Predicted 3D model of a 72-nucleotide RNA (transfer RNA) from a Pseudomonadota bacterium. The coordinates come from a structure-prediction model, not an experiment, and the mean pLDDT is 80. Lineage of the source: Bacteria > Pseudomonadati > Pseudomonadota. It matches the Rfam family "tRNA". Rfam classes the family as a transfer RNA.
[in-house]
RNA sequence: GUCCUCGUAGUUCAACGGAUAGAACAGUGGCGUCCUAAGCCAUUAAUGUAGGUUCAAUUCCUGCCGAGGACA
Repeated sequence: GUCCUCGUAGUUCAACGGAUAGAACAGUGGCGUCCUAAGCCAUUAAUGUAGGUUCAAUUCCUGCCGAGGACA
């Protein structure tokens, strides 16, 4: 330099173009306990960025940014 794949809660992952973007772990508050832990209840938190297509975009298209890989 060319090409390919990927980017979603703090972490690991879901989400036919249409539901309030969901789960687990973690965090916070409570119950519980003599105290802690386990367990139970509640709760906070995310679509890399800028455009485009569409009635509607996490999803499709383009640029940029970032991560990984192949070739040279």